Molecule: transfer RNA
Organism: Bacteroidales bacterium
RNA sequence: ACCGAUGUAGCUUAACGGUAGAGCAGUGGUCUCCAAAACCAUUGGUCGGGGUUCAAUUCCCCGCAUCGGUGCCA
Numbered sequence: 001a002c003c004g005a006u007g008u009a010g011c012u013u014a015a016c017g018g019u020a021g022a023g024c025a026g027u028g029g030u031c032u033c034c035a036a037a038a039c040c041a042u043u044g045g046u047c048g049g050g051g052u053u054c055a056a057u058u059c060c061c062c063g064c065a066u067c068g069g070u071g072c073c074a
Stems, first nucleotide, its partner, number of pairs: 001070007010024004018054001026042005047063005
């Protein structure tokens, strides 16, 4: 330098154009002598910018980051 993959909540991840969901973690509660466990409730998110569309996590373009592969070494 080129090619490819990935980027969603604190972490691991669903959602392939139409209400962004789950598990763990966090918080509150029930229970308990206390704690843990269990159960109930609850907080929190689409890497950035632009485009297409009635509507974008999703499709297109340009960046950024991480990972992998290929190459150059003047």